[in-house]
RNA sequence: GCUGGUAUGGCUCAGUAGGUAGAGCAGUUCACUCGUAAUGAACAGGUCAUCAGUUCGAAUCUGAUUACCAGCU
Numbered sequence: 001g002c003u004g005g006u007a008u009g010g011c012u013c014a015g016u017a018g019g020u021a022g023a024g025c026a027g028u029u030c031a032c033u034c035g036u037a038a039u040g041a042a043c044a045g046g047u048c049a050u051c052a053g054u055u056c057g058a059a060u061c062u063g064a065u066u067a068c069c070a071g072c073u
Stems, first nucleotide, its partner, number of pairs: 001072007010025004019056001027043005049065005
């Protein structure tokens, strides 16, 4: 330098023939218990890496950029 892949709550990951984002763990509160753990219920937390484009509408399609990983040279 070229090619491919990945980027989504604190962590690990879902979510693609476009229709305003979910799970598990972790966190907070409550119930239960003599107390803790476990269990159950509720709550909070993400402008989907960044910037543009297409569209009535983009995590999803297109382009560029950034970071990481792998391969080739």